[in-house]
Context: one part of a larger RNA
């Protein structure tokens, strides 16, 4: 200097390990907020800090229950005052306190600061000072007061309002709305109504009780899953997109309320002849603009497609009582209250309240082993027992059903709250059938026409459905639709509204599971983590896990300024010594051998 052995150093691989994590299943819960949310600043302890708890009553007040011996939260010891069977520390229910910022709300502001007005206290000889409470804007409703401009309207005030404002993972519906990419370029087309923007709502939302659909049979609101089927279509007939009806399930004893015709009644205007208006029907009396008409309000009536219904008129039918109108007589109608019978808090009206039963938020009983030896340790051997509605899972010095927690099982709530019965409570119903009449059956709406969207449908023979602009119907002897159009046939009855369930999602809280990961893995984060650090700023964003069964973490003595280390001591083990299981490799030494 090379090679090899050995035996260190140095590194932090690999092996086991798991506080953290991913996924998924069940149930719960599905919202907080002006009675100040979410997230923050800032204090708060008997001793710097960080977490975390709390909030000037700050490691805490109270009241109620549950526990039953310690306790003063953690990283993290150590010391000091203290509480505690007159039940503390804890654990769950409800109350109080809750500083300042923060929609942020008296008024400003560069959050977490500054400064006010006003009532009421406190304090001073007086002011200055201090406490509590109140003072944003917009909306609603009621009232006042009030221009230009006479009524009036704008505006202005004043009361009341658990009204609004802001927050929040995804799912929903609506308003906008790309592109990169495919089409092996590219433009129509595709990505895609995706992604992103705005707006809004709810535990679910949106839909929804046929102007459907279907084919000469028939179905019978709606959603949601399989099929139907990559089928039918559509398409620079290129890439590509791509239904529906039928059938089969999930839910489902879900279906309902208006408008209008007609009666009624109040308001405002506008006619209106003293009797040929009008006062339920007929006679007879009576009163005397009480009337009509137009608009807008309430109340009944009505709600349908075998077309319904409104209005007269006949027939029949309803449990009693009381009342009703200009008067009497007569007929018929109405109200109201009882009976009878439905129905309800999920649409059809809509507030509770007592019981009762069952959960949820603390818990609380729980069966059954002992001996030998081995070893630092027994739960592994090896012997001889038991329990099991409990042999799940974890801890204990090594693989423990019978050591501890705990598991099967079985009970348990002063408070607060979920849900579910009933009850009182409220609520609603009283008709049929017939024949006449030709009054209503949602209008700037249906069609149409022009330019657009959306439908499997790129205009296309293009029908449905929709926007805009434009024109502009009818009332059942009407109107729509069935894929141009027209007959004829079927089905249906727009142009108003509400509707539980099947179904979408997981920020959270509960219990489970894994042919899921084990510290370059798993979430960025098992550690001070959205932390240190970067950046003006939006924003980007990390790395560090592991002594040992117990600190028993080396009392003492020696070398060193210390660092460190050699004895001695602990421990099973210190080549286990806070630079700590294991301890590879690259890299760097000692020692020996052999070679140049």
């Nucleotide at each position: 200097g090379g090679c090899g052995a050995a035996c260190g150093g140095u590194g932090g691989a690999u092996g086991c390990c798991u506080u953290g994590g991913c996924a998924c299943c069940a149930g719960g819960a599905g919202c907080c907020g002006a009675u100040g949310a979410a997230g923050g600043a800032c204090g708060u302890g008997g001793g710097a800090g960080g977490c975390c708890g709390c909030g000037a009553u700050a490691g805490g007040c109270c009241u109620g229950g549950g526990g039953g011996a310690g306790c003063u939260g953690u990283c993290a010891a150590c010391c000091u005052a203290g509480c505690u069977g007159u039940g503390a520390u804890c654990c769950c229910a409800g109350g109080g306190u809750g500083u300042c910022c923060g929609a942020a709300u008296g008024g400003g502001g560069a959050a977490a600061c500054c400064u006010g007005g006003c009532a009421c206290g406190a304090g001073u000889c007086a002011u200055g000072u201090c406490g509590u409470g109140u003072c944003a804007u917009c909306c609603a409703c009621a009232c006042c007061u009030g221009a230009a401009u006479u009524c009036a309207u704008a505006g202005g005030g004043u009361g009341u309002g658990u009204g609004a404002g802001g927050g929040g993972a995804a799912c929903g519906c609506g308003g906008g709305g790309a592109a990169g990419u495919g089409a092996a370029a590219c433009a129509u087309c595709u990505c895609a109504g995706u992604a992103c923007c705005c707006g809004u709502a709810g535990g679910a939302a949106g839909a929804g009780a046929a102007a459907a659909c279907a084919a000469c049979c028939g179905u019978g609101a709606u959603u949601c899953c399989g099929u139907g089927a990559g089928u039918a279509g559509u398409g620079g007939c290129g890439a590509g997109c791509g239904a529906a009806a039928g059938c089969g399930g999930a839910u489902c004893u879900a279906g309902c309320c208006u408008a209008a015709a007609c009666c009624u009644u109040g308001u405002g205007c506008g006619u209106g002849u003293g009797a040929u208006a009008g006062c339920u029907g007929u006679c007879a009396g009576g009163c005397g603009u009480u009337a009509c008409g137009c608009a807008u309000g309430g109340g009944g009536g009505g709600u349908u497609g075998u077309g319904g219904g409104a209005u007269u008129c006949u027939u029949u039918g309803u449990u009693g009582a009381g009342g009703a109108g200009c008067u009497g007589a007569u007929g018929a109608u109405c109200c109201u209250c009882u009976g009878a019978g439905g129905a309800g808090u999920u649409a059809c009206a809509a507030a509770g309240u007592u019981a009762g039963a069952u959960g949820u938020u603390a818990g609380u009983u729980g069966a059954a082993c002992g001996g030998c030896g081995u070893g630092g340790g027994a739960a592994a051997g090896c012997c001889g027992a038991c329990c099991g509605u409990a042999g799940a899972g974890g801890g204990u010095g090594a693989g423990a059903g019978u050591c501890c927690c705990g598991u099967a099982a079985a009970c348990g709530a002063a408070a607060a709250u979920g849900u579910c019965u009933a009850g009182c409570c409220u609520c609603c119903u009283u008709g049929a059938a017939g024949a006449a009449c030709a009054c209503c059956c949602g209008a700037g709406u249906a069609g149409c026409a022009g330019c657009g969207g959306a439908c499997c449908c790129c205009u296309g023979a293009a029908a449905u459905c929709u926007g805009c602009u434009g024109u502009g119907a009818a009332u059942c002897u009407g109107c729509c639709a069935g894929g141009a159009c027209c007959a004829c046939c079927u089905g249906g009855u727009a142009a108003g509204g509400c509707u539980g369930a099947a179904u979408a999602c997981u920020u959270c809280c509960u219990g489970g599971u894994g042919a899921c990961c084990g510290a370059u893995a798993g979430c960025g984060g098992a550690c001070a983590a959205g932390u240190a650090c970067c950046g003006u700023g939006a924003g980007g964003g990390a790395a560090u896990g592991g002594u040992g069964a117990a600190a028993a973490g080396u009392a003492c003595c020696c070398c060193g300024g210390g660092a460190g280390g050699g004895g001695a001591g602990u421990g099973a083990a210190a080549u286990a010594g806070u630079a700590c299981c294991u301890g590879a490799a690259a890299c760097c030494g000692u020692u020996c051998g052999c070679c140049u």

Record summary: Predicted 3D model of a 596-nucleotide part of an RNA (large-subunit ribosomal RNA, domain I) from Actinoplanes italicus. Model confidence (mean pLDDT): 84 of 100.